[in-house]
RNA sequence: AGAGUUUGAUCCUGGCUCAGGACGAACGCUGGCGGCGUGCCUAACACAUGCAAGUCGAGCGGGGAGGAGGGAGCUUGCUUCCGAAUCCUAGCGGCGGACGGGUGAGUAACGCGUGAGCAACCUGCCUUCUACGGGGGAUAACGCAUCGAAAGAUGUGCUAAUACCGCGUAAGACCACAGCAUCACAUGGUGCAGGGGUCAAAGGAGCAAUCCGGUAGAAGAUGGGCUCGCGUCCGAUUAGCUAGUUGGCGGGAUAACAGCCCACCAAGGCGACGAUCGGUAGCCGACCUGAGAGGGUGAUCGGCCACAUUGGAACUGAGAUACGGUCCAGACUCCUACGGGAGGCAGCAGUGGGGAAUAUUGGGCAAUGGGCGAAAGCCUGACCCAGCAACGCCGCGUGAGGGAAGAAGGGUUUCGGCUCGUAAACCUCUGUCCUAUGGGACGAAGGAGUGACGGUACCAUAGGAGGAAGCCCCGGCUAACUACGUGCCAGCAGCCGCGGUAAUACGUAGGUGGCAAGCGUUGUCCGGAUUUAUUGGGUGUAAAGGGCGUGUAGACGGGACUGCAAGUCAGAUGUGAAAUUUAUGGGCUCAACCCAUAACCUGCAUUUGAAACUGCGGUUCUUGAGUGAUGGAGAGGUAAGCGGAAUUCCUAGUGUAGCGGUGAAAUGCGUAGAUAUUAGGAGGAACACCGGUGGCGAAGGCGGCUUACUGGACAUUAACUGACGUUGAGGCGCGAAAGUGUGGGGAGCAAACAGGAUUAGAUACCCUGGUAGUCCACACUGUAAACGAUGGAUACUAGGUGUGGGAGGUAUCGACCCCUUCCGUGCCGGAGUUAACACAAUAAGUAUCCCACCUGGGGAGUACGACCGCAAGGUUGAAACUCAAAGGAAUUGACGGGGGCCCGCACAAGCAGUGGAGUAUGUGGUUUAAUUCGAAGCAACGCGAAGAACCUUACCAGGGCUUGACAUCCCGCGCAUAGUCUAGAGAUAGAUGAAGUCCCUUCGGGGACGCGGUGACAGGUGGUGCAUGGUUGUCGUCAGCUCGUGUCGUGAGAUGUUGGGUUAAGUCCCGCAACGAGCGCAACCCCUAUUGUUAGUUGCUACGCAAGAGCACUCUAGCGAGACUGCCGUCGACAAAACGGAGGAAGGUGGGGACGACGUCAAAUCAUCAUGCCCCUUAUGUCCUGGGCUACACACGUAAUACAAUGGUGGCCAACAGAGGGAAGCAAAGCCGCGAGGCGGAGCAAAUCCCUAAAAGCCAUCUCAGUUCGGAUUGCAGGCUGCAACUCGCCUGCAUGAAGCUGGAAUUGCUAGUAAUCGCGGAUCAGCAUGCCGCGGUGAAUACGUUCCCGGGCCUUGCACACACCGCCCGUCA
Repeated sequence: AGAGUUUGAUCCUGGCUCAGGACGAACGCUGGCGGCGUGCCUAACACAUGCAAGUCGAGCGGGGAGGAGGGAGCUUGCUUCCGAAUCCUAGCGGCGGACGGGUGAGUAACGCGUGAGCAACCUGCCUUCUACGGGGGAUAACGCAUCGAAAGAUGUGCUAAUACCGCGUAAGACCACAGCAUCACAUGGUGCAGGGGUCAAAGGAGCAAUCCGGUAGAAGAUGGGCUCGCGUCCGAUUAGCUAGUUGGCGGGAUAACAGCCCACCAAGGCGACGAUCGGUAGCCGACCUGAGAGGGUGAUCGGCCACAUUGGAACUGAGAUACGGUCCAGACUCCUACGGGAGGCAGCAGUGGGGAAUAUUGGGCAAUGGGCGAAAGCCUGACCCAGCAACGCCGCGUGAGGGAAGAAGGGUUUCGGCUCGUAAACCUCUGUCCUAUGGGACGAAGGAGUGACGGUACCAUAGGAGGAAGCCCCGGCUAACUACGUGCCAGCAGCCGCGGUAAUACGUAGGUGGCAAGCGUUGUCCGGAUUUAUUGGGUGUAAAGGGCGUGUAGACGGGACUGCAAGUCAGAUGUGAAAUUUAUGGGCUCAACCCAUAACCUGCAUUUGAAACUGCGGUUCUUGAGUGAUGGAGAGGUAAGCGGAAUUCCUAGUGUAGCGGUGAAAUGCGUAGAUAUUAGGAGGAACACCGGUGGCGAAGGCGGCUUACUGGACAUUAACUGACGUUGAGGCGCGAAAGUGUGGGGAGCAAACAGGAUUAGAUACCCUGGUAGUCCACACUGUAAACGAUGGAUACUAGGUGUGGGAGGUAUCGACCCCUUCCGUGCCGGAGUUAACACAAUAAGUAUCCCACCUGGGGAGUACGACCGCAAGGUUGAAACUCAAAGGAAUUGACGGGGGCCCGCACAAGCAGUGGAGUAUGUGGUUUAAUUCGAAGCAACGCGAAGAACCUUACCAGGGCUUGACAUCCCGCGCAUAGUCUAGAGAUAGAUGAAGUCCCUUCGGGGACGCGGUGACAGGUGGUGCAUGGUUGUCGUCAGCUCGUGUCGUGAGAUGUUGGGUUAAGUCCCGCAACGAGCGCAACCCCUAUUGUUAGUUGCUACGCAAGAGCACUCUAGCGAGACUGCCGUCGACAAAACGGAGGAAGGUGGGGACGACGUCAAAUCAUCAUGCCCCUUAUGUCCUGGGCUACACACGUAAUACAAUGGUGGCCAACAGAGGGAAGCAAAGCCGCGAGGCGGAGCAAAUCCCUAAAAGCCAUCUCAGUUCGGAUUGCAGGCUGCAACUCGCCUGCAUGAAGCUGGAAUUGCUAGUAAUCGCGGAUCAGCAUGCCGCGGUGAAUACGUUCCCGGGCCUUGCACACACCGCCCGUCA
């Protein structure tokens, strides 16, 4: 000193939360010792028992104990009597029980604190000083008697005193009178002297000296009483309170003042500077916290107050209205013989109760202190000690040094290790605490004696590492991480938030971190929080400027001179108790603790001085303010009158079928004559153009013209006043619209209402009507986004440019123009300010003054109360509860049925289709023992699958196996294997057994292979594509995506990449706070189109054929050339580029392909493969047979074939391709078959041979029909492949001949060698192609254009979205 939390990110505002300290604490876990402290915060609840206030015999009379000593009687050891010391004491008397101890109920008060005052007072015991005679009458105790259960009471008789009462004396005191002096503060005080009145006393001890007492008085000291200034909690949703109330005169009472009490008189007194009322509370020194200012608290210790079961009352006394006194009343408890009595722990212990919670019915008066006493002494639960409690603070210990095989064990692991960890063991030591034994205090003052604590502290010796560590935390804040379990469960959590199968956040373990005899939790207070802001905040948009004015109290206030000294400043003095705190020093071994000294106590009071500033008084000034004079501007206000245009209505004319209204209509009006049009009339309301970020007004607001009355502002002038000013809580006034009351008025408009539409509905938007109202007068209401969301006043601080009203200058006079200046009203902009946006002389800048308002969101401007209102309602204005946010500005995206620009077979223009039919195929659904699994909008659905009869195969049923069908290691054996037979559906099992015997060798053996065995392990198309790698799809071949440096911004970010052009393109050019660069684009690569050259066999041929020869051509395949807006012109900005042209095989990326930026979709795939984790292990593995993946009411996608004449069928057939494939292969010729095909086998590992025949084409025919179209379906007969075509293959021939006549809504592809159409080949493959991948042949139509649909790019705008519009969010219901 800060941190977390609002957002995708940012800055700000703002709340919530945390880290710190403290405690009379409590709870959980744990607990070795000592010192010093602390310990009912709740029931001021009720209390058993014991103790807590007595003492004095030296005040008094008795009584008792005691018995030195003495007497008498005799029975000489017994009885009886007297009795000194000494001791005890009920009673009278004295002093003390008003202190000490407890508690905080009450009290908001002179109760407390602080400082003054008493000239208005008291004070026992104590100190100093002055002065001090003699008498009297009673009464307890006691005796007797009586009453009562008791407590106790009564009567009568006796007696003493330091008990009580007169009398004398009066230094003196007091009272009234009157005199002098002096002081003073109003009543008055003090001193001296005068006469008058009143008032005293007590003795005791001692041989004595003497001592202790007594009375009156003076003084001191101590303690108290009263009064005053200032300070002392919350509420105004408590605004008025008060009758002894406020004051006076006179009395009374008191120690004393006083309405303290009383009689009379007056009508006062208190209050927004908060009276009264309500709530809460003992106050302070101090304590906690804080940098401080403050905030909180008032335990222990100390000062004051109040109280003593509740309420009241007095007595005694120096002192009480009395905790352990009295009386009365109430409640409660106890005793009782029912008649009456007794009691008061908020003293110390202790009990019950309450409560989360708080101790012993202990020891001692040894010390300190108190009461009494002459003293000894007695009493003292004050106090000193001990006990209990980790309740707090402080100190100590639980060992120290060495010790790596880094032991065992635990944990973890990538299996190598790492870690607990020098930790342990082990070795060498030490002895604090502990235990035992011995010694043994200080505290004692004061000559001796006297110690509860205590045989304690402390010292010595011995013993032995022996007896002594836990608690919390480990996601971030916040130091500290892994494993397992769990699976939005159980749970955690101070805030944010963790947990839905890989949780560092739950639980456990290991390890780490922190503190430590404690550690955590809970509660409370301060801090952080500048989050109530005096120090030290704000109010345009975050919460917050009153709707506006006027003005009261208050606050603040111009220049000069002068006085005072209240504020202010300086000095001195008193006080601010001690303790506490701080500093220094000292004492307990240290520390806590204690002691001493100093500082501090920031305050209050008194006094002396200063006079700048504020204040107060006086004098003066003119610049603030106001008045006067002159002048012009204006929708400023009120009232009256007048005017024209328009709407509507009425009357009359002309005129005829519609009008009106809307996106389109309908309701409505109209043949009873509308709308339209002409003329006349009525009535109400509003004032076009001018008209303008023009004017006026405090705001609301004000707009035709004229008149009357009237307010304000402005300019000029400088005659007058002389600070008269500013602001303004309350108060008063004004205050849009709507609304209310009464009475008018009512044309148009128009809530409510009605009808028509729209719609899923439409209590709306649109239309037709229409009442309050709108208008006037008077009265009320008192609110608005009453906004510039910006209170008022004054001063200062760069400019530029409009506009309204004035004044001045220049110009001989003038309108202009120009310049200067004042007042208003706008825009731009600098400094400055601001979170930013923005504001910027009309401030949101710099300053001063005053007012109003704010303090997280919701609840709520609600409830209650009060006030106002006729009502509607307004003003004032909470809480419970709940959330961790709510919010402002700006940024980047995404989005918009926002805008601009641009592109794309996106639309449009075209061509051919799909959607209708039957078939094929995939999917959904259904079915099934199983119909294995995956793919799901585009971007799943002829997709994985480039080919399910068995196999494949993962699915189902049944039958088997269990180290396994497959891999590695170990042990044993040496054969294995092919073949044959039997059983079985087969796997498999049994039998048989011919042939056969691998490689290396150091000859020991080893390896390979097979069989058997054991366990490690194998195996899994089981799960998770949301744990992953890899691969792929998609936006999209769209033109974008970024970086470095610089610059701008507080920052997120921006700039660059935007702008002007251009392009297919972020392609290029220009401009520009940017300059460069990267990934993309393009190019480089491949194919193709032209050509040169080289090379030519299997290719080709100008050689008749063959052979041979040759390489010009075709072709093949290497290397080159060629195309670059290069050239010309136009246009463009002298650019980039575009347009046209030339040349050229090809022209503006020539045509295709490969190539896919940053990223998005938790996109797809664990079933290609790989792989983490989880799961199965005589099964979720593996083998076999059969079945299934091919099911079938239905729905969808994708295809092939058609519906026909651009066609079908037949014929001609030596018209013409390209690209591929071929050895378990392609297969020619030839022959057989109608055909599929069969026989056959030349040739060919292929520019050589084969597949191979191209088909659309041409000619003829059919003549519009379910056909010579179409070919589904079915029957029969065959062919091929293959262990095997039943479920379930393909092909051929003959026969059969279904739907279908161009397809609804909707929808797809394609811009040129393209669409359309025609055939050919290949992969997979035993066989199976309408699918897929390729190849060539023939070969079109159309594009005006970018308004619209879809997708995309760039710029801009809005936004409460950011999981980003499939968003967010409101209400109702459950």